[in-house]
């Protein structure tokens, strides 16, 4: 130079074109003399970046950026 795949919470990960969740972490409480442990609750998302299509896009389309991998 060309092909592919991956990119969503702090971290691993999900979500049929129709409300963006889970677990683990974090905060409060509650349980204990204390701590862990559990059990309620609550925080926290420009879904890589830019366009497009659509009543409506995390998903569908171009375009681009990073990462990994193949092939010259």
């Nucleotide at each position: 130079g060309g092909g592919g795949a991956u990119g969503u919470a702090g971290c691993u990960c999900a979500a049929u074109g129709g409300u963006a969740g889970a677990g683990c972490a974090c905060u409060a409480c509650a349980u204990u003399c204390g701590c862990a442990u559990u059990g309620u609750a609550g925080g926290g998302g420009u879904u890589g970046u830019g366009g497009g299509u659509u009543c409506a896009a995390g998903u569908c389309c171009c375009a681009u950026c990073a990462u990994c991998u193949c092939c010259a």

The RNA shown here (transfer RNA) has 72 nucleotides and comes from a Patescibacteria group bacterium. The organism belongs to Bacteria candidate phyla, within Bacteria. Its mean pLDDT, the model's own confidence on a scale to 100, is 83. Rfam family: tRNA. The family's RNA type in Rfam is transfer RNA.